This is a predicted structure of a 103-nucleotide RNA (SAM riboswitch aptamer (S box leader)) from Thermoanaerobacterium saccharolyticum. The RNAcentral record of the sequence draws on Ribocentre.
[in-house]
RNA sequence: CUCUUAUCAAGAGUGGUGGAGGGACUGGCCCGAUGAAACCCGGCAACCGGCAUAUAUUAUGCGUUUGGUGCCAAAUCCUGCAGGGAAACCUGAGAGAUGAGAG
Numbered sequence: 001c002u003c004u005u006a007u008c009a010a011g012a013g014u015g016g017u018g019g020a021g022g023g024a025c026u027g028g029c030c031c032g033a034u035g036a037a038a039c040c041c042g043g044c045a046a047c048c049g050g051c052a053u054a055u056a057u058u059a060u061g062c063g064u065u066u067g068g069u070g071c072c073a074a075a076u077c078c079u080g081c082a083g084g085g086a087a088a089c090c091u092g093a094g095a096g097a098u099g100a101g102a103g
Stems, first nucleotide, its partner, number of pairs: 001103008013041001015040003021031003025080001027078002042072003047068002050062005076095001081092004
């Protein structure tokens, strides 16, 4: 990088360093000197692993236990393509993110 598959309306800081950007991309709309990114600490969660139970190719529960990731403004912030609708809006797809597996 590609493929398969699951999930994406919950949750998470009055901390330290830092010093102008950030929210993937488009168009919007936002966040930011009352301090952005990044790093550290802290935290959340329960995908994999672990542990327990059961009706055991599975399901449910526990949560850091020196395990592997992930995440910590706004629904994945909204949106793009298609269908429905007078509109508001609704549904699906695509794109993206993350995990697990494969090449």
It matches the Rfam family "SAM riboswitch aptamer (S box leader)". Rfam links the family to the GO term regulation of gene expression. Lineage of the source: Bacteria > Bacillati > Bacillota > Thermoanaerobacterales > Thermoanaerobacterium. The prediction has a mean pLDDT of 83.